[in-house]
Context: one part of a larger RNA
């Protein structure tokens, strides 16, 4: 040197999963009645996590469970429990301090005032309560809203660049990021001054297609729709005006009722218009004349029902004989099956156990349904009439400028200049003009189908500890890092059971030996335990 064996190191592999991921269903806001978020406390003994708040691993009522129980955490010392305790579940009460933070102030988790009451009386002081800002209302005492938060979805609002055009500047990127503001369990859109085309459709939203097409574009890179078709879900209503002319709402007491509602009394509110009547294009209302129907709305003592918490019920071998440390193995004889999903037990169990199929389940909630009340100027129709009334104004629509769009002259918004009509009207059909043909702008509301997931169930030909969440481990957004915004880890596994090595002996102790448990030392960073590396040592060659 080199083979091989012993050992040590080291943690790969192999199995294992109280975690992650997707996807599918469910549910979806909180907060001045003080959120969310923290600080600080709180156990006998108590650092950290969980809970919980000075009533502090808590109090109290109902309800289930049925013997044990005082979290994680196994210890010692003391309780509580079959007069039902711990647990689980629903409800309720306490709820320190800072946070919007709200008497004032501050460097957040601290400091300091006023008033009114009470502690017998004054003064100190100590204890309960008030005192925030902006907006509504007011009888001027007050009374009431609203502020912040929330993962993502969602509306407006404001708005880069980097890149890409192979440089760049119009253009892209992008109306994206990022900032501001609102709102909900969804948001926004939404009942044609719409499309279409000479046949017709009939609010809005999603999804397929249409279609990378018509268009747009230093016609460069690149952007890019509708209509129609095919499905989801389906829904339409309510003003302003003409006419009537206070006919109208409503605090607060009171009374009747379960409630809707009625009634009284005493106030506000309203002519700067409360009620009522009316709502559309085949125009249609008001206005006159003339009929019809009993049609409709709203409550819920009592009755039924359906959903709904913790929870309960639940079939069938532990037979025999092997092996084994243990039988759930193997051989043989049985059962049960609306149940042979599934996990756990000393090895691989339908039948051992905890489930699984199938049932059951109360309080309060909430739907619905009966039947009964309550409203009576309540709802809904229909015919003629067609003189006169009325139907959204700095709007429609025109010039120009910028922004925006696929909108090219014809998309939409904004500035500025100008500016109608009145149903014998007035918009609109991708320049304009005719003629057709469709609509009724210039007020408002709307459920569903669709977006997302903080949250809860479930399931997977998803990973299985260098993976899969940055985190599977009871210090994870934690240690460390940084003035700061922020950046940010490593870390699972004994054994069925702790039986977690009694006793001897040697050592000052660590440790060793003899021994004991075990199926095995698998002896605490302990399953398995590869390689590199390191240590001995048997051979071999020189």
């Nucleotide at each position: 040197c080199c083979u091989c064996c012993u050992a040590g190191u080291g943690g790969a592999u192999g199995g294992u999963u109280c975690g992650g991921u997707u996807c599918g269903g469910g549910c979806g806001c909180c907060g001045a009645a003080g959120a969310a978020g923290g600080u600080c406390g709180u156990g006998a003994c108590a650092a950290g996590c969980u809970g919980c708040g000075a009533u502090a691993a808590g109090c109290c009522c109902g309800g289930u469970c049925g013997a044990g129980g005082c979290g994680c955490a196994u210890g010692u010392a003391g309780c509580c429990u079959u007069a039902g305790a711990a647990g689980c579940c629903g409800g309720g009460a306490u709820u320190a301090c800072c946070u919007a933070a709200u008497g004032g102030g501050a460097c957040a988790u601290c400091c300091u005032g006023u008033c009114a009451u009470g502690g017998a009386a004054a003064a100190c002081c100590c204890a309960u309560g008030g005192c925030g800002u902006u907006c509504g209302c007011g009888g001027c005492a007050g009374c009431g809203a609203a502020c912040g938060g929330g993962a993502a979805c969602c509306c407006c609002a404001c708005g880069a660049a980097a890149u890409g055009a192979a440089a760049c500047a119009u253009c892209u990127u992008a109306g994206u990021a990022a900032u501001g503001g609102g709102u909900g369990g969804a948001a926004g859109a939404g009942a044609a001054a719409g499309c279409a085309a000479c046949u017709g459709c009939g609010a809005u939203g999603c999804c397929c297609u249409c279609a990378g097409u018509a268009a747009c574009g230093g016609c460069g890179a690149g952007u890019g729709a509708a209509a129609g078709g095919g499905g989801c879900a389906c829904a339409g209503g309510g003003c302003a005006a003409a006419c009537c002319g206070a006919a109208c709402c409503u605090g607060g007491u009171c009374g009747g009722g379960a409630a809707a509602c009625c009634g009284a009394c005493u106030g506000g509110g309203g002519a700067u218009u409360u009620g009522g009547a009316g709502u559309u294009g085949a125009a249609g209302g008001a206005c006159c004349c003339a009929a019809u129907u009993g049609c409709c709305a709203c409550c819920u003592c009592c009755u039924c029902g359906a959903u709904u918490a913790a929870g309960c019920u639940g079939a069938a071998g532990u037979c025999c004989a092997c092996u084994g440390g243990a039988a759930c193995g193997u051989g043989g004889c049985g059962c049960c099956a609306a149940a042979g999903a599934g996990g756990g037990u000393g090895a691989a169990a339908g039948c051992c156990c905890c489930g699984u199929a199938a049932g059951c389940g109360c309080a309060a909630g909430u739907c619905g349904a009966a039947a009964g009340g309550u409203g009576u100027a309540g709802a809904a129709u229909u015919g003629g009439g067609u003189a006169u009334c009325c139907u959204g104004a700095g709007u429609a629509c025109c010039g120009u400028g910028c922004a925006u769009u696929g909108g090219a002259u014809u998309u939409u918004g904004c500035g500025c200049g100008g500016g109608a009509a009145g149903c014998u009207a007035g918009g609109a059909g991708a320049a304009a003009u005719a003629a057709c043909u469709c609509c009724u702008a210039a007020c408002c509301c709307u459920a569903a189908a669709c977006a997302c997931g903080u949250c809860c169930c479930g399931a997977g030909a998803c990973c299985g500890a260098u993976a899969g969440u940055g985190a599977a481990c009871g210090u994870a957004g934690u240690a460390c890092c940084g003035u700061g915004a922020g950046g940010g880890a490593a870390a699972a596994c004994u054994g069925a059971a702790a039986a977690g090595c009694a006793u001897c002996c040697c050592g000052a102790g660590a440790g060793g030996g003899a021994g004991a448990u075990u199926a095995a030392a698998a002896g605490a960073g302990c399953c398995u335990g590869a390689a590199a590396c390191u240590a001995g040592g048997u051979g071999g060659u020189c």